[in-house]
Molecule: glmS glucosamine-6-phosphate activated ribozyme aptamer
Organism: Desulfosporosinus sp.
This record gives sequence, C1' cells and structure tokens, in this order.
RNA sequence: AAGAUAAUUUAAGCGCCAGGACCUCAAUCUAAAGUAGACUGAGGUUGACGAGGAAGAGGGUUAUCGAACGAUUCGGCGGAUCCCUCUCGGUGGCUUGUCACCGUAAAGCUUACUUAAAACCGAAGAGCAAUUUUCGGGACAAAAGGAAAGCUGACAAGACAA
Repeated sequence: AAGAUAAUUUAAGCGCCAGGACCUCAAUCUAAAGUAGACUGAGGUUGACGAGGAAGAGGGUUAUCGAACGAUUCGGCGGAUCCCUCUCGGUGGCUUGUCACCGUAAAGCUUACUUAAAACCGAAGAGCAAUUUUCGGGACAAAAGGAAAGCUGACAAGACAA
C1' cells in the first nucleotide's frame, strides 16, 4: 500500500428515557368458561411532520415558522444554528468616529414569483405482538432567505470631483 473479515462512527427540530401509554411472557387472585379483568415481576414498543437557521468570544433561556391532530405531537433530560453584550465585518458615495439595520446571499419597505414533509392511499419487508423499515402515488403551509421591479435611506469632521 492492497485485499478479506469483524466492530465502531454517520445525529443539531437533533439525541435520549427514571414517569405515562401500549405489547409479550410468567406467577397470583377474581369472575367465569378456556376466555376476560386486576395486580406483581421480567423483557420490549412508543415518545414532533417538515421549512428555516452557524463571523468570533462570553453570558442567558420553556430558541424561529407553520403542518397534522376529537388523540400521548403527554411528561421529562441533554444538546442546539435562538436571544443579549462585546469584538470583527457589511450597507447608508470615499476616510474616521457615532448612529440605524444587518452577518459574508451582510440597510429597510411594498408587490407578485420561488417543488414542504408527515398525515392520507397503495406495495414489499422485520417482529408472537405493541410497533417499525423501505419504496411508489398524490395534495396542502408559514416564517426567513433568494432573485425581479419599484420606493426610501443618518449625523459630525475631513478628503476627492464638478
């Protein structure tokens, strides 16, 4: 260096599970008729559908947006691209300072444009089961951003040009 085998890693709307809910097995009890219920133990399953989101450091916290839902998308833990401050950077013609708004797609406003996914339907698998994986079909958002057009856009000092 190559090959073979085995194990581990691949995650950031992400991971996890002591509660709850649900399933299986076993013991006991009750009803009663080969089943049902209660309870205990063991082992499992479930536990948020995508869109969007990262200059650096520190701090903080139930960190943006909608979809579905008569329902556990309950409850909890951790993390996090969220927020604040400072630094750095961008726009406001140039430089410096301040101010405002932002973060390399780097100022604001308006208008129309810009393929959601789950759910649902179908198929194939894994599991005794709860449940779960993959594929196909076919809809429907909002926020932010993008690109297009239009409108608006600071103060002080200085420089440059006319």